[in-house]
This is a predicted structure of a 71-nucleotide RNA (transfer RNA) from a Candidatus Berkelbacteria bacterium. It was read from a public genome assembly. Its Rfam family is "tRNA". Model confidence (mean pLDDT): 82 of 100.
RNA sequence: GCGGGUGUGGUUCAAUGGUAGAAUGUGAGCUUCCCAAGCUUGAGACGAGGGUUCGAUUCCCUUCACCCGCU
Numbered sequence: 001g002c003g004g005g006u007g008u009g010g011u012u013c014a015a016u017g018g019u020a021g022a023a024u025g026u027g028a029g030c031u032u033c034c035c036a037a038g039c040u041u042g043a044g045a046c047g048a049g050g051g052u053u054c055g056a057u058u059c060c061c062u063u064c065a066c067c068c069g070c071u
Base pairs, nucleotide, nucleotide: 001070002069003068004067005066006065007064010024011023012022013021018054026042027041028040029039030038047063048062049061050060051059
């Protein structure tokens, strides 16, 4: 330099055009003599920019980071 892949809560992963979910972690409360466990409830995310569309995490372009291969 060329090609391919990945990017979503703090972490690990779903969601394939129509409200972004789960587990775990975390805040609050209940329970308990206390702790742990358990139960209820809350907050928290689509790498960035642009385009297409009534509507984009999803499709297209550019870009950033990481990984793999070729040279």